[in-house]
RNA sequence: GGGGCUGGAGGGAUGAUCGCUCUCAGGAGUAAUUCUGGGAGAGGAAAGUCCGAACUCCGCAGGGCAGUGUGGUUCUUAACGAGAACCGGGAGUAAUCCCAGGGAAAGUGCCACAGAAAACAUACCGUCCGCCUUAAGGUGGAUAAGGGUGAAAAGGUGCGGUAAGAGCGCACCGCUUCAAUGGUGACAUUGAAGGCAGGGCAAACCCCACACGGAGCAAGAUCAAAUAAGGCGGCCUUUCAAAUUGCCCGUUUGAUUCGCUUUAGCGAAUGGGCUGCCGGGUAGAUCGCACCGAGGAAUCCGGCGACGGAUUCCCCAGAUGAAUGAUCAUCCUCCGCCACAGCGGUGGGGACAGAAUUCGGCUUAUAAUCCAACCCUGGCU
Numbered sequence: 001g002g003g004g005c006u007g008g009a010g011g012g013a014u015g016a017u018c019g020c021u022c023u024c025a026g027g028a029g030u031a032a033u034u035c036u037g038g039g040a041g042a043g044g045a046a047a048g049u050c051c052g053a054a055c056u057c058c059g060c061a062g063g064g065c066a067g068u069g070u071g072g073u074u075c076u077u078a079a080c081g082a083g084a085a086c087c088g089g090g091a092g093u094a095a096u097c098c099c100a101g102g103g104a105a106a107g108u109g110c111c112a113c114a115g116a117a118a119a120c121a122u123a124c125c126g127u128c129c130g131c132c133u134u135a136a137g138g139u140g141g142a143u144a145a146g147g148g149u150g151a152a153a154a155g156g157u158g159c160g161g162u163a164a165g166a167g168c169g170c171a172c173c174g175c176u177u178c179a180a181u182g183g184u185g186a187c188a189u190u191g192a193a194g195g196c197a198g199g200g201c202a203a204a205c206c207c208c209a210c211a212c213g214g215a216g217c218a219a220g221a222u223c224a225a226a227u228a229a230g231g232c233g234g235c236c237u238u239u240c241a242a243a244u245u246g247c248c249c250g251u252u253u254g255a256u257u258c259g260c261u262u263u264a265g266c267g268a269a270u271g272g273g274c275u276g277c278c279g280g281g282u283a284g285a286u287c288g289c290a291c292c293g294a295g296g297a298a299u300c301c302g303g304c305g306a307c308g309g310a311u312u313c314c315c316c317a318g319a320u321g322a323a324u325g326a327u328c329a330u331c332c333u334c335c336g337c338c339a340c341a342g343c344g345g346u347g348g349g350g351a352c353a354g355a356a357u358u359c360g361g362c363u364u365a366u367a368a369u370c371c372a373a374c375c376c377u378g379g380c381u
Stems, first nucleotide, its partner, number of pairs: 001377004006372004012331007020041009043352001047363002050361005055216004067212005072086005087101001088099004102207002107205002109201003124147002126143007155173006174196001175194008220287004230278008240254005256269005295314008332350007
């Protein structure tokens, strides 16, 4: 110098004019509101709403089934399906990246096409042996090394062995079991034994371990016009219910309470209307809610790290037809054109996006530009 890989910063600046929301002080107004001055006013993702919490309301003896989720180990954290470090497997020369990474030796199921055969093993081309046969070939056996099919073919390589072969025997590698050692652990290393049993798929059912109540700030709380049910009081009117013709009158029967009383009667009440108060809680308003908070910044300490601790400083948006904007100027930066030794001139661009109860993560979007560590490699000294 070239290529790569990982992480981070940044998210245009200043000024003027005109506005918007909130807030503080003062003035005007009964109040709504308004005037003057000061202060504050989007993000790294405010987004998706995918996880986890705070907070609120509802539910909840205890146990089980079902269902859902998670799935290497240790740690971090308020918590998590998040994060860190490590282990194992895979890709890459490497930095580094990827993995739902428990169980296929409980059971069930599936494995397209091709292929003899997809798991009970089996034999298409072959190889070898016997018999028939002039030969080609046929036929009965043995075999699974070679070829062929497939994403995947019943351990791999080599030597021996054999009619040809085969863990049939041996060595190494792999595998299984056991032991020792190291490690908190996942696991690793070493040794011994065993010819090898167990093809793959669990983001198929399933099994194992662990976890899990529901709804969400339109939660919910307070005040409270309107309106229905209901309760109490006052005034007016009046027994009520059923049957008898749908209604009225009349008649008959029946019912509760209270008072009087010769225990069988008498009298009164029940209902309706108007109105006042309570109650109820819709519109609306206020709170929740703008914050002393799992809060932010700086420095130091502990830890490989996620993270934790200490000290000092700071208080930092709060709308609800939903504020946080627009225009201009100068500068910054990028691109095109002109000119060019250089300075310059001119035109255009500066992303993704927009708080809504609040936090911790994850994911996704993002124009320039800049920085750092690491890896591979060319040249020069």
Record summary: Bacterial RNase P class A from a bacterium, 381 nucleotides, folded computationally. Its Rfam family is "Bacterial RNase P class A". By type it is a ribozyme. Of the family's consensus pairs, 96% are formed in the model. The sequence is in RNAcentral, with records from ENA. It is recorded under the gene name rnpB. Its mean pLDDT, the model's own confidence on a scale to 100, is 76.